Large-subunit ribosomal RNA, domain IV from a metagenome, 354 nucleotides, folded computationally.
Rfam family: Bacterial large subunit ribosomal RNA. Rfam links the family to the GO terms structural constituent of ribosome and ribosome.
The full RNA is in RNAcentral, with records from SILVA.
Context: one part of a larger RNA
RNA sequence: CCCUCUUUUAGGAGCUAGGCAAGUUAGCCCCGUAACUUCGGGAAAAGGGGCGCCUUAUUAGGGUGAAGCCGUACAGGCGGAGCCCGAGGAGGCCGCAGAGAAAUGGCUCUAGCGACUGUUUAAUAAAAACACAGGACUCUGCAAAGACAUAAAAUCGAUGUAUAGGGUCUGACGCCUGCCCGGUGCUGGAAGGUUAAGGGAAGGGGUUAGCCGUAAGGCGAAGCUCUGAACCGAAGCCCCAGUAAACGGCGGCCGUAACAAUAACGGUCCUAAGGUAGCGAAAUUCCUUGUCGGGUAAGUUCCGACCCGCACGAAAGGCGUAACGACUUGAGCGCUGUCUCAAAGAGGGGCUCG
Numbered sequence: 001c002c003c004u005c006u007u008u009u010a011g012g013a014g015c016u017a018g019g020c021a022a023g024u025u026a027g028c029c030c031c032g033u034a035a036c037u038u039c040g041g042g043a044a045a046a047g048g049g050g051c052g053c054c055u056u057a058u059u060a061g062g063g064u065g066a067a068g069c070c071g072u073a074c075a076g077g078c079g080g081a082g083c084c085c086g087a088g089g090a091g092g093c094c095g096c097a098g099a100g101a102a103a104u105g106g107c108u109c110u111a112g113c114g115a116c117u118g119u120u121u122a123a124u125a126a127a128a129a130c131a132c133a134g135g136a137c138u139c140u141g142c143a144a145a146g147a148c149a150u151a152a153a154a155u156c157g158a159u160g161u162a163u164a165g166g167g168u169c170u171g172a173c174g175c176c177u178g179c180c181c182g183g184u185g186c187u188g189g190a191a192g193g194u195u196a197a198g199g200g201a202a203g204g205g206g207u208u209a210g211c212c213g214u215a216a217g218g219c220g221a222a223g224c225u226c227u228g229a230a231c232c233g234a235a236g237c238c239c240c241a242g243u244a245a246a247c248g249g250c251g252g253c254c255g256u257a258a259c260a261a262u263a264a265c266g267g268u269c270c271u272a273a274g275g276u277a278g279c280g281a282a283a284u285u286c287c288u289u290g291u292c293g294g295g296u297a298a299g300u301u302c303c304g305a306c307c308c309g310c311a312c313g314a315a316a317g318g319c320g321u322a323a324c325g326a327c328u329u330g331a332g333c334g335c336u337g338u339c340u341c342a343a344a345g346a347g348g349g350g351c352u353c354g
Stems, first nucleotide, its partner, number of pairs: 001349008010340002019335001027051005036041001038172001052093005061085004068078003094098001106333004111328002113325002118130002134170007146156002173320004178250003183247002185243005192238003198232002203227005210219003251269005278312001279309001290306005
């Protein structure tokens, strides 16, 4: 010097990113217990008091219930031994201390998020992430959809059958979930346009028996062969509708009220439609430590408001919400070596010497 531990005057969070760590509290009985609430809770809320031993005392009282007796009875009744539990009162005794050791909740207020119990990054993350009951949409009529898979067969789904099974989103509960179908997707429609293979063969080319020609060469049937227009031809796409708890989207400029400011109101442009309710400097606010109020002597955090929402917003759900949380924020009481500011001690290690 390090590690683990013990104690400490006065103060008591002044420490620190943060009460991290350490302390406080702690058991049983009695009293008492708020807001809020889904009436279950909250709650061991909070906050108080008591606790040992002896005598009274084989205490009061309670539980169990033997022998024996009654009884037609293995029913039932009487009976009370033994064993066990066991307050409360009164009187007394001892210690610093009576839940005498160990083990054994600190508490309250506040906001956010997630309803909850659960699950998770084996070895840096336990959470607000995942799951969840509940909600909704959608697919699937059974050889189901879907999964698996080269084909086929088989298997799961399921020895299930739409109150079932698969997929997607949301995530208890309460109040709710607005507008837009122009784009993309999905579903439906089939008149018209476009359109493949295939069918179809008009036409064209090659070859050559033959014919013409003095020759060069030309023409050229059948057959074989290479091609091949029109026309017919499905779904799809174009097209027409529906659909947003499908993917998604949800405006700008100018003017206006008898101070000023503001604009219920008006005009105009654009759009598929221009953000409704609720919430709002928010886990979202750049400017920003916004402004006002509260709490503090002093508060970039916190709580309550305001609304100018850079860039909330309604199942990528909106807003609330009792209970719950080794979650996160702020405040207080208690308590403390966290600190002012350090000291002493115990054990272990290191170091030095032998």